[in-house]
A computed fold for a 156-nucleotide RNA from an Actinomycetota bacterium, annotated as glmS glucosamine-6-phosphate activated ribozyme aptamer.
The organism belongs to Actinomycetota, within Bacteria.
It matches the Rfam family "glmS glucosamine-6-phosphate activated ribozyme aptamer". About the family: This entry contains a glucosamine-6-phosphate activated ribozyme that is found in the mRNA for GlmS. GlmS is an enzyme that uses fructose-6-phosphate and glutamine to generate glucosamine-6-phosphate. The ribozyme catalyses self cleavage of the glmS mRNA that is thought to regulate GlmS activity. It is annotated as a riboswitch.
Its mean pLDDT, the model's own confidence on a scale to 100, is 81.
The sequence was found by an Rfam model in a public genome assembly.

RNA sequence: GCAACCCAACCAGCGCCUGCCCUCGGCUACCGAGGCAACGAGGAAGAGGGAGUAUCGAAACGUUCGGCGGAUGCCCUCUCGGCCGUUCACGGUCGUGACGGUCUGGACCAAAUCUGGAGAUUGAUCUCCAGGACAGAAUCCAGAUCGAUGUGAUUG
Repeated sequence: GCAACCCAACCAGCGCCUGCCCUCGGCUACCGAGGCAACGAGGAAGAGGGAGUAUCGAAACGUUCGGCGGAUGCCCUCUCGGCCGUUCACGGUCGUGACGGUCUGGACCAAAUCUGGAGAUUGAUCUCCAGGACAGAAUCCAGAUCGAUGUGAUUG
């Protein structure tokens, strides 16, 4: 310095509010102060740039609405890495379980919503505990099929 194994920790649907709506106060259609405004699953080779509603369902059924921003997704350049039957260069393709497309089957401890209860608050609302469920996917597993699997040199 690298690799393997074990244990633990940590990690992402996130932040904000000049709109609508709601609450309190003032009062006369306006003002002030507040409230709400993303439920999990999934997702990173490194650096930079660009565009920008960046996957999947659940709930609800004005509001998870609308707006601003961010994000591991997408595109481009470079670096590194895997593969393309020894090695090198180029090229292609992908990203560490490291070719692409299509199809089939299966899997997924969901969480909130809901119910019951506790606390905070003038209130809108907020926080917590317990119970019982219910997903899909460009996620995972297995299989089928189509296409690609190169050029030059080199080695055997």